[in-house]
Molecule: c-di-AMP riboswitch aptamer (ydaO/yuaA leader)
Organism: Actinocorallia herbida
RNA sequence: GCCGUCCUCCCGCCGAGUCCGCGCCCAGCGCGGAGCCGGGGACCCACUCGCCGAUCAGCGAUCGGCACGGGGUGAAUCGGUGGCUUGCCACCGUAGGGCUAUUCCAGGCCCGAAUCCGUCAGCUAACCCGGUAGGCGGCAUGGAAACAGGAG
Numbered sequence: 001g002c003c004g005u006c007c008u009c010c011c012g013c014c015g016a017g018u019c020c021g022c023g024c025c026c027a028g029c030g031c032g033g034a035g036c037c038g039g040g041g042a043c044c045c046a047c048u049c050g051c052c053g054a055u056c057a058g059c060g061a062u063c064g065g066c067a068c069g070g071g072g073u074g075a076a077u078c079g080g081u082g083g084c085u086u087g088c089c090a091c092c093g094u095a096g097g098g099c100u101a102u103u104c105c106a107g108g109c110c111c112g113a114a115u116c117c118g119u120c121a122g123c124u125a126a127c128c129c130g131g132u133a134g135g136c137g138g139c140a141u142g143g144a145a146a147c148a149g150g151a152g
Stems, first nucleotide, its partner, number of pairs: 010138005018034007035132006045122001050066007069120001070117004078093006096111005102145005
């Protein structure tokens, strides 16, 4: 001098996941509040049978059989091709979503997961119940508008 790694401070990104206070056996734990977020939950409104057979009857209803659960958080849905142990995996797209350090446009770069409830929940005032995690990055593309500071 260069490269890599770790810790702290600061700044920034995804995300609801931030801030304040009190107590204790005090560098940890517990509790409360504000803000933000989610779920359940009336009237009204909405929804209320896929296939086969039979009956009543007149286009609908009933019975039997067969097949299939449903819902939440989240942007994370849906499709095609292939593999193979028919349940997963790989690839290509895609509804949708994020970043590019004020905003918009253009260009560029990405994500398109995971998980929870447990046969059960449409919307939903009052009311009830919960969460407040985790994971990353640190110099930078252009144009326009706005704002701030400085100088005169």